Overview
The part of an RNA shown here (small-subunit ribosomal RNA, central domain) has 346 nucleotides and comes from an uncultured prokaryote. Its mean pLDDT, the model's own confidence on a scale to 100, is 87. The full RNA is in RNAcentral, with records from ENA.
[in-house]
Context: one part of a larger RNA
RNA sequence: UUAGGUUUAAAGGGUGCGUAGGCGGCCCUGUAAGUCAGUGGUGAAAUCCCGUAGCUCAACUACGGAACUGCCAUUGAUACUGCAAGGCUUGAGUACAGUUGAGGUAGGCGGAAUGUGUAAUGUAGCGGUGAAAUGCUUAGAUAUUACACAGAACACCGAUUGCGUAGGCAGCUUACCAGACUGGAACUGACGCUGAGGCACGAAAGCGUGGGUAUCGAACAGGAUUAGAUACCCUGGUAGUCCACGCCGUAAACGAUGAUCACUCGUUGUGUGCGAUAUAUUGUACGUGACUGAGCGAAAGCAUUAAGUGAUCCACCUGGGGAGUACGUUCGCAAGAAUGAAACUC
Numbered sequence: 001u002u003a004g005g006u007u008u009a010a011a012g013g014g015u016g017c018g019u020a021g022g023c024g025g026c027c028c029u030g031u032a033a034g035u036c037a038g039u040g041g042u043g044a045a046a047u048c049c050c051g052u053a054g055c056u057c058a059a060c061u062a063c064g065g066a067a068c069u070g071c072c073a074u075u076g077a078u079a080c081u082g083c084a085a086g087g088c089u090u091g092a093g094u095a096c097a098g099u100u101g102a103g104g105u106a107g108g109c110g111g112a113a114u115g116u117g118u119a120a121u122g123u124a125g126c127g128g129u130g131a132a133a134u135g136c137u138u139a140g141a142u143a144u145u146a147c148a149c150a151g152a153a154c155a156c157c158g159a160u161u162g163c164g165u166a167g168g169c170a171g172c173u174u175a176c177c178a179g180a181c182u183g184g185a186a187c188u189g190a191c192g193c194u195g196a197g198g199c200a201c202g203a204a205a206g207c208g209u210g211g212g213u214a215u216c217g218a219a220c221a222g223g224a225u226u227a228g229a230u231a232c233c234c235u236g237g238u239a240g241u242c243c244a245c246g247c248c249g250u251a252a253a254c255g256a257u258g259a260u261c262a263c264u265c266g267u268u269g270u271g272u273g274c275g276a277u278a279u280a281u282u283g284u285a286c287g288u289g290a291c292u293g294a295g296c297g298a299a300a301g302c303a304u305u306a307a308g309u310g311a312u313c314c315a316c317c318u319g320g321g322g323a324g325u326a327c328g329u330u331c332g333c334a335a336g337a338a339u340g341a342a343a344c345u346c
Stems, first nucleotide, its partner, number of pairs: 003318004007300002012314001014201004021194003025088003029084003033081002035077008049065006091191001092188003096183005103177007110154001114150008125136002162169002206247006216240001220236004258313006266291011295302002319346003328339004
């Protein structure tokens, strides 16, 4: 490279936007580049193939034919692709009417809990565990009550619920921003799909500067346990956890399942719309679940939300270890990230 693959065996990029490129709806006209057909030229010889012949045969050699699947020119064909012109509306989008949600950003407010402070009541323990001890406490703790302050998180509702491209998003409220869906069908008229590079976003932890610090809590200290215990358990506790700005760019970033389009039995829930109704029910669109067929699959299982049947485009895989290592390069303040081998070995 071909081919076969990528839920779990190696393999789907963390996600989106989008450049080049690849691919692309219906009708009509033209053109004839691709495509197809005819003809002419060329395609050295040898080789290969076929038929004969010559060495006793064969290898080998000679002669003839075919072939040389190609290229050039020319004459035609026009279904498909391309190119050019015109048209269409079903793909795509816009507008209108309505609905919907923990979608995003910024601000304000709230109650419970926790900790601390002050005051009061009150007296000997509290706390913690398998059992204890460290720890706190007569300088009055724990408990109870009142008041105050602080920071962080939002019980119940709450749900195979909803929203978001993914990461993710949950007290209430205000403002701003964005999206999706439904309905009718007013407008544009293929404007589409995918997307190497690129750009943007991207949990937690970590980093820089400045704040903040209630809780929890790496490191650390002490107490236990133990043969030991650099742990599990307990008492403390720094960074961090929180905020602003700037980096980092990784996760079992998972549905371990790339995006888009079309097609292909049923049953039963549920969310949001729009209808029909006899208010018993029921149709439809977009989501979100469970079950079960055909089909697929090595099986587990998937099964209109496909892992079924097809099409287009991208990414990735090719025995285990060495190794996501070394070297080089790019990025980063650093930590490190990205790209990414080989020797050797089984």